[in-house]
RNA sequence: GGGGGAGUAGUUCAACGGUAGAAUGCUGGUCUCCAAAACCAGCGAUGAGGGUUCGACACCUUCCUCCCCUG
Numbered sequence: 001g002g003g004g005g006a007g008u009a010g011u012u013c014a015a016c017g018g019u020a021g022a023a024u025g026c027u028g029g030u031c032u033c034c035a036a037a038a039c040c041a042g043c044g045a046u047g048a049g050g051g052u053u054c055g056a057c058a059c060c061u062u063c064c065u066c067c068c069c070u071g
Base pairs, nucleotide, nucleotide: 001070002069003068004067005066006065007064010024011023012022013021018054025043026042027041028040029039030038047063048062049061050060051059
């Protein structure tokens, strides 16, 4: 240089083009003599720009980061 793949919550992962969820984490509460466990509530995200569409995490395109293959 060429080809392919992945970027979503602090972390690991979901999500037919139609309200972005789960687990875990963190915070608060219940319980307990205290703590742990359990239970309840809350917090928190679509890598960046442009396009298509009534509507984009999902389709198209450029860039950025990471991984794999190839020379």